[in-house]
Molecule: Bacterial large signal recognition particle RNA
Organism: Pseudoflavonifractor phocaeensis
């Protein structure tokens, strides 16, 4: 060197989390690797560091070590997004009010404004008118007897002449009842481009006179105080996303080394 039979490891492995630590169960990466049983208000252990039981494979593709590369995780860290709290001296945004008056826009040499005199607008008083309303007035009606006058006819009285009372009917009238609604008195009023005396005249407003360019606050800007929290914008807090780091852990893979024993030929 070969053969046959063993042994040590092997039989996935790794982030995170959890734990004094370690391993496994649940998550994630890696990519394919015995099997069965246990277990997060945990399970099993003690640095040879799941246990417990049955297998496989075994000195290398497979065990160890080193170096490379690097999934992927954590850890810092700057950006950003989104949710939810809360701020309001962040007032920016949006309402409401007020000042100024720098631009517009109105208005103003057909005279703004700001003075003056005169009036209006208000107050009483009278007047006039209007329009209601009563009254007289004016027209009709209107009494069975108890209203007037006439009073047939009857009636009473008288010797007669003639008297007397009187229903009914005609006329008239009173109260009362309608009607007119022109005039006349009185009364009242949500009444008047109305008259007239007198008062007031803070403020608005008209003529005219002086005076001569501003006035007005509609809209934008500016400055102020009040207000709301949709939106911006701070702040905390949960979550993601993309970047960064001589940062950490590190899987798969790569290339180098290393490791046995007994028997036989």
């Nucleotide at each position: 060197c070969c053969g046959c039979a063993c042994u040590a490891g092997u039989u996935g492995g790794g982030g995170a989390g959890a734990u004094a630590g370690c391993g496994g169960u649940g998550c994630c990466c890696u990519g394919u690797a015995c099997c069965u049983g246990c277990a997060a208000c945990c399970c099993g252990c003690u640095a040879c560091a799941g246990c417990a039981g049955g297998g496989a494979u075994g000195a290398a593709u497979c065990c160890c070590g080193g170096c490379c590369c690097c999934c992927g995780g954590a850890c810092g860290u700057g950006c950003g997004a989104u949710g939810u709290g809360u701020c309001g001296u962040c007032u920016g945004a949006c309402c409401u009010g007020g000042a100024a008056a720098a631009g517009c826009a109105g208005u103003g040499a057909u005279g703004a404004u700001a003075g003056a005199c005169c009036g209006g607008u208000c107050c009483c008083g009278c007047g006039c008118a209007a329009c209601g309303u009563g009254g007289c007035c004016c027209c009709g009606u209107g009494a069975a007897c108890c209203g007037u006058g006439u009073c047939a006819g009857g009636c009473g009285g008288g010797g007669a002449a003639c008297c007397g009372a009187g229903c009914a009917g005609c006329a008239c009238u009173a109260a009362g009842c309608g009607g007119c609604a022109a005039g006349c008195c009185g009364c009242g009023u949500g009444u008047g481009c109305c008259g007239u005396g007198g008062g007031g005249u803070u403020a608005c407003u008209g003529u005219u006179c002086u005076u001569g360019a501003g006035c007005c606050g509609g809209c934008u800007g500016u400055c102020c105080a009040g207000g709301u929290a949709a939106c911006g914008g701070g702040c905390a807090u949960a979550c993601c996303g993309c970047g960064c780091g001589c940062u950490u852990c590190a899987a798969a893979g790569g290339c180098c080394g290393g490791u046995g024993u007994g028997c036989g030929g």